Predicted 3D model of RNase P RNA and transfer RNA as a complex of 463 nucleotides.
RNA sequence: UGAGUAAAUCAGAUGAUCGCGGGCACCGGGCCGAAAGGUGGUGCCUGAGGAAAGUCCGAGCUCCGCAGGGCAGGGUGCUGGGUAAUACCCAGUGGGGGCGACCCCAAGGAAAGUGCCACAGAAACAAACCGCCUUCAUUAAUGAGCAGUGGCCGGCAAAGGGCCAGUGUUCAGUAAUGAAGGUAAGGGUGGAACGGUGAGGUAAGAGCUCACCAGCGGUUAGGUGACUAACCGGCUAGGUAAACCCCACCUGGAGCAAGACCGAAUAGGGGGGCAAUGGAACGGCCCGUUCCGCUCCCGGGUUAGGUCGCUGGAGGCGGCAGGCAACUGCCGUCCAAGAUAGAUGAUCAUCCUCGACAGAACUCGGCUUAUCGAUUUACUCAGUUU
RNA sequence: CGGGAUGUGGCUCAGUUUGGUAGAGCGCACGGUUCGGGACCGUGAGGUCGCAGGUUCAAAUCCUGUCAUCCCGACCA
Repeated sequence: UGAGUAAAUCAGAUGAUCGCGGGCACCGGGCCGAAAGGUGGUGCCUGAGGAAAGUCCGAGCUCCGCAGGGCAGGGUGCUGGGUAAUACCCAGUGGGGGCGACCCCAAGGAAAGUGCCACAGAAACAAACCGCCUUCAUUAAUGAGCAGUGGCCGGCAAAGGGCCAGUGUUCAGUAAUGAAGGUAAGGGUGGAACGGUGAGGUAAGAGCUCACCAGCGGUUAGGUGACUAACCGGCUAGGUAAACCCCACCUGGAGCAAGACCGAAUAGGGGGGCAAUGGAACGGCCCGUUCCGCUCCCGGGUUAGGUCGCUGGAGGCGGCAGGCAACUGCCGUCCAAGAUAGAUGAUCAUCCUCGACAGAACUCGGCUUAUCGAUUUACUCAGUUU
Repeated sequence: CGGGAUGUGGCUCAGUUUGGUAGAGCGCACGGUUCGGGACCGUGAGGUCGCAGGUUCAAAUCCUGUCAUCCCGACCA
């Protein structure tokens, strides 16, 4: 200098004027409303985010009953720790990627059982289609031996002998077909074929034997543990659990339109269903507890009434201590939106790198997704110079 | 603001439970029938299953993320 990795911070700046929401102080005693209740003027202070989003997790808070037991259902899934809690975070283990800094992983169990593995293929879990090998039977040709027949040679003739032809039979190996068996080395199908490679061995083969590797089980050692290392053993077990399932742990439901109080008004009405071995609270079932009616529809009232819940909290920042870290403890300091048709804006001036994604609605802790860019810190790789 | 459901040819839907070649009706195109049109008959085209990633040999279907659309929820008695 270039390329990268990880973490953190910021999210146009400054000033002026006008306007809007909220809080506090002072002034005012009017206005709005049926009431509860709300409202004005001036001054000061304050007023969107890192994601306010998705609503994917976990909690607080509120009600259902004080939140009970069992089953079912749901969720989580390497180990240890952190936390109010988590599916989050930290530290590690194993696997994968990168030269590296570093990054990624829904990562328990397929040797408890069940299901599925389309098409192809003989066979998709414990398999014989082709091929290889052995035995038996039949057939064919070949060769050899033996037997007898015919012809020829030879010889005066007979016998013996030689040659040729075909027949019968025996044996040998070969080929084809069939049957019985052995074989998982080879072919072919498939995403996947019953551990892999090599050597020995065998009728052919095969963990049949051996060496190395993968995987399984055990022992010993180390570690809290996941796991790792060494040795030994038996020689091998397909995939799928984001299929049912098994194992371990967790789990009641609904949500601020939760809920509480105040004010006003109405017909505390009508119909259907269920019902005391019943019904409801109770949400899928049972038990248990409590209550005695419950539930649905139609109709009635208010005209979307008011106040609270509502923002000071598992809060932010700094220091010290403990811990590898997440985090925790103590001390100091600060207060930073709270609307309910819904405020957080507009104009002007100057400057710059010309400004992305995007707008609170009960509140927190996380995750995920969107995001123009800028800055800082630590580290890695390559090149150059000294 | 809270809760829930659904996305498959041009339209309306099935298939998702139990993963294995994407279907039906209407519509469209062509041909037949008719004097002509409609109806009818025959043939055919038309699909990244909202989008992205993952699990699996294999995904419309299972899992995760994301986008869009739709539905429900005021109070009193």
Rfam match: Bacterial RNase P class A.
Model confidence (mean pLDDT): 77 of 100.